[in-house]
Molecule: TPP riboswitch aptamer (THI element)
Organism: Deltaproteobacteria bacterium UBA5754
RNA sequence: AAUAUUCGUUGGGGGAGCCCGGUUGUGCCGGGCUGAGAGGUCGGCCGCAAGUCGACGACUCCUACCACCUGACCUGGGUAAUACCAGCGGAGGGAAACGAAGUUUGCCAGCA
Numbered sequence: 001a002a003u004a005u006u007c008g009u010u011g012g013g014g015g016a017g018c019c020c021g022g023u024u025g026u027g028c029c030g031g032g033c034u035g036a037g038a039g040g041u042c043g044g045c046c047g048c049a050a051g052u053c054g055a056c057g058a059c060u061c062c063u064a065c066c067a068c069c070u071g072a073c074c075u076g077g078g079u080a081a082u083a084c085c086a087g088c089g090g091a092g093g094g095a096a097a098c099g100a101a102g103u104u105u106g107c108c109a110g111c112a
Base pairs, nucleotide, nucleotide: 001105002104005101006100007099008098009097010096011062012061013060014059017033018032019031020030021029022028026047027046040056041055042054043053044052045051068093069092070091074087075086076085077084
């Protein structure tokens, strides 16, 4: 000086799906599947069916073959159902700097 990995700081990027049962004044309660995470708190809007948006929180990712998005109402398999699994896919897009520990290696110097 470069560097596997881990941790931290600051900053930034993300997603929240699929079912079953109950309940009826509020948008809830209980349970099942996958997953790190399937919306915890506050507020706005909208509505009378089972919302939506924003901020914060939890979780996760930050240069990339593990965040995530697109292709995609895709293809094959499977399921109670769903990107549930695999393919597509080294695809296209996608958000980083610093510090600490530490691994391996290179170079320089000193001593024997």